[in-house]
This is a predicted structure of a 74-nucleotide RNA (transfer RNA) from Terriglobus roseus. It matches the Rfam family "tRNA". Rfam classes the family as a transfer RNA. Rfam links the family to the GO term triplet codon-amino acid adaptor activity. The organism belongs to Terriglobus, within Bacteria. RNAcentral holds the sequence, with entries from ENA, GtRNAdb and Rfam.

RNA sequence: CGGGACGUGGCUCAGCCUGGUAGAGCGCACCCUUGGGGUGGGUGAGGUCGCUAGUUCGAAUCUAGUCGUCCCGA
Numbered sequence: 001c002g003g004g005a006c007g008u009g010g011c012u013c014a015g016c017c018u019g020g021u022a023g024a025g026c027g028c029a030c031c032c033u034u035g036g037g038g039u040g041g042g043u044g045a046g047g048u049c050g051c052u053a054g055u056u057c058g059a060a061u062c063u064a065g066u067c068g069u070c071c072c073g074a
Stems, first nucleotide, its partner, number of pairs: 001073007010026004020057001028044005050066005
């Protein structure tokens, strides 16, 4: 320098191909259960999807650029 993969709650990931307004598990807070703890059950908080711009009525999803990590090639 060229090519590719990945980036989404605190963590691990799904959703992207086929645009319709963001979910799961674990974790966390509170409540019930217990003499207390664990287990189990219930409720809740927490992310506008790496960033910027574009297309569109509408973008996590499509397009362009860019940043980071990893891999391949030179």